[in-house]
Context: one part of a larger RNA
């Protein structure tokens, strides 16, 4: 010096990111218990107080006197509390091995989709789940107790209805053109010399028929188009001027657009500027609570604002306790050390 155990004068978070680690509370029994509440709860809230033996009496609970220790739940087991915020209602679930949460689950709530051979799902398929179920079911989303509520916008994408028109695929019908060739017509080549040559080659043309090609004519969903739908994806402006002190702007004019952001909340798990500005709380507070509103960039089921209970969550702030610390000492054991 390391690790584990113990004690500590005064002081008691000065420690430190931060009470992290300790300590300190503790079983049982009596009195008490606020605020707030969904009336169950919060709550062991919180703060008190008892407790060992002997005799006596007793209604057998228990009550009075006395007695002994530093101490009597005599040792070991055995909640610290309050008080304010923020997220998540709540119990669960989770990154087996660095995250346990504000994340996932939730009952609840809403939109959708399916009439049974359901709709979705796994199989190539047989065949299965769904379900030996039937819409108070069952799949899919989204929201996530409860409470008050959930504005406007359908232009854009989506979906969900129509069908009149415009566009449109393979198919279908087929003008037309090629090829092919019965079969008509020239001899053909060659500068020439000539060669070839008559059932023949070569060149033009060709009916039928067969293969192609394929103008146009038919020819569905969709798409364009016309409605509706937002707890579908998703959107929710801007200059300019206005009141008899200033100063603001109920108020007006303009421009754009589908419609301009309503209630509620707001420097917030969102606020850049920024430690905004005031008020608490402190001797002193970037944090932290209450307010204002100038929301860089809150907002209504990617759900808004509450909200009792709950939480090995997160923030601040007390009381108690403490070697956390001022500022270290000491002990005991088990390493280290030295010898073997």
């Nucleotide at each position: 010096c390391u690790a584990u155990g113990g004690u500590u004068a005064a002081g008691g978070a000065a420690c430190u990111c931060g009470g992290c680690a300790u300590a300190a509370u503790g079983a049982u029994c009596c009195c008490g218990u606020a605020a707030c509440u969904u009336c169950g709860g919060a709550a062991u809230a919180a703060g008190g107080g008892a407790a060992g033996g002997u005799u006596u009496c007793u209604u057998c609970g228990g009550a009075a006197a006395c007695c002994c220790g530093c101490a009597g739940u005599g040792a070991a087991u055995a909640g610290g509390c309050c008080c304010a915020a923020g997220c998540g209602a709540c119990u669960g679930u989770u990154u087996a091995c660095c995250a346990a949460a504000a994340a996932c689950a939730c009952a609840g709530g809403u939109c959708u989709c399916u009439g049974c051979u359901a709709a979705a799902g796994c199989g190539u398929a047989a065949g299965c789940u769904g379900a030996u179920g039937u819409a108070u079911a069952g799949g899919g989303g989204c929201u996530g107790a409860c409470g008050c509520c959930u504005g406007c916008c359908c232009a854009g994408u989506g979906c969900u209805g129509g069908a009149a028109g415009g566009u449109u695929a393979a198919g279908a019908c087929a003008a037309u053109u090629u090829g092919u060739a019965a079969g008509a017509u020239g001899g053909a080549c060659g500068u020439a010399a000539g060669u070839c040559g008559a059932u023949a080659a070569c060149a033009u043309c060709a009916a039928a028929g067969c293969a192609a090609u394929g103008a146009g004519u038919u020819g569905a969903a969709g798409c364009c188009c016309c409605a509706g739908u937002g707890a579908a994806c998703g959107g929710c402006g801007g200059c300019g001027a206005u009141a008899a002190c200033u100063a603001u702007a109920a108020u007006c004019g303009u421009c754009c657009a589908a419609a301009g952001g309503u209630a509620g909340c707001g420097a917030a798990a969102u606020u850049c500027c920024u430690u905004g500005u005031c008020a608490g709380g402190u001797a002193a507070g970037u944090u932290c609570u209450g307010a204002c509103c100038c929301g860089c960039a809150c907002g209504a089921a990617a759900g808004g604002c509450g909200u009792a209970a709950c939480g090995a969550u997160u923030u601040g702030g007390g009381c108690g306790c403490u070697g956390u610390c001022u500022c270290a000492a000491c002990c005991a054991u088990a390493g280290a050390c030295u010898c073997g």

Large-subunit ribosomal RNA, domain IV from a Mollicutes bacterium, 340 nucleotides, folded computationally. The source organism's lineage runs through Bacteria, Bacillati, Mycoplasmatota and Mollicutes. The prediction has a mean pLDDT of 86. The RNAcentral record of the full RNA draws on ENA.